Background: The RNA shown here (c-di-GMP-I riboswitch aptamer) has 91 nucleotides and comes from Fervidibacillus halotolerans. The coordinates come from a structure-prediction model, not an experiment, and the mean pLDDT is 81. RNAcentral holds the sequence, with entries from Rfam. Of the family's consensus pairs, 95% are formed in the model.
C1' cells in the first nucleotide's frame, strides 16, 4: 500500500421512546436520559429517492379573507449512490 471484518482488544456511535417554558411556518433538528443496530451509524447533500411548503408562481376575485394545486432555496448522510479522511486485527 492493498484487500478483508471470522475470533479478540482498547475505544467511538447512537434507532425506538421519554423529558425540556430549547430552534424551526412545518418536515426536522438541539440538550439530557436510553439502546435498536452500526466498521465508517465520521465528514460533505454531489446525483437520485423520500419528507416538509414559510415564502414565490398559477388559478379566481373589485377588493379582502378561506381553500386548490405546483415549486426547495428547507430536511434527511440511520434510504441508496459517489467523493474524501480515519482505528483496531486478519491476510
Nucleotide at each position: 500500500c492493498a484487500u478483508u471484518g471470522a475470533a479478540a482488544a482498547a475505544g467511538g456511535c447512537a434507532a425506538a421512546c421519554u423529558a425540556c417554558g430549547c430552534c424551526g411556518a412545518a418536515a426536522g433538528g438541539g440538550u439530557a436520559g436510553g439502546a435498536c443496530g452500526c466498521a465508517a451509524a465520521g465528514c460533505c447533500u454531489a446525483g437520485g429517492g423520500u419528507c416538509u411548503a414559510a415564502g414565490g408562481u398559477u388559478a379566481a376575485a373589485u377588493g379582502c379573507u378561506u381553500a386548490a394545486a405546483c415549486u426547495a432555496u428547507g430536511a434527511u448522510c440511520g434510504c441508496c449512490u459517489g467523493g474524501u479522511u480515519g482505528c483496531c486485527a486478519a491476510u